[in-house]
This record gives sequence, structure tokens and C1' cells, in this order.
RNA sequence: GCACCUGUAGUAUAGUGGUAAUAUACUGGCUUCCCAAGCCCGUGUCCCGGGUUCGAACCCCGGCAGGUGCA
Repeated sequence: GCACCUGUAGUAUAGUGGUAAUAUACUGGCUUCCCAAGCCCGUGUCCCGGGUUCGAACCCCGGCAGGUGCA
């Protein structure tokens, strides 16, 4: 330099155009003599910019970051 893959909550990941989700973490409660485990509630998220569309995490273009391969 070229090609391809990935980017979603603090962390790990699901989500193929129509309410962003699960586990974990964190907060509060229940339970317990206390702790742990368990149960219930809550907090918090689509890498950035633009385009297409009635509607974009999802499709298209560019950028950024990480990874793999080739040179």
C1' cells in the first nucleotide's frame, strides 16, 4: 500500500428496515443471627459524519479504532 472481518450498557454478547435485548456489574429491597447463594425492582448502551427510506443498530458512502491475510 491492497483485500477482508469486527465496532451495541463498566464487561461478554444477541438483535437480517418498525418498542434496543440477555447475562454479568452497580443501586435498593426480600430472605438470613451474619455472610454467601437465591428472588424482586431500578440505573446504564448502538464508534463518528453524511446519504437512502414514512421509518436505519440493520442498507449505501466516507472517516476513526482493532484484528487477519497479501505485498
A computed fold for a 71-nucleotide RNA from a Promethearchaeati archaeon, annotated as transfer RNA. NCBI's taxonomy places the organism under Archaea, Promethearchaeati. Its Rfam family is "tRNA". From the family's description: Transfer RNA (tRNA) molecules are approximately 80 nucleotides in length. It is annotated as a transfer RNA. The same sequence occurs in records of 2 taxa. The sequence is in RNAcentral, with records from ENA.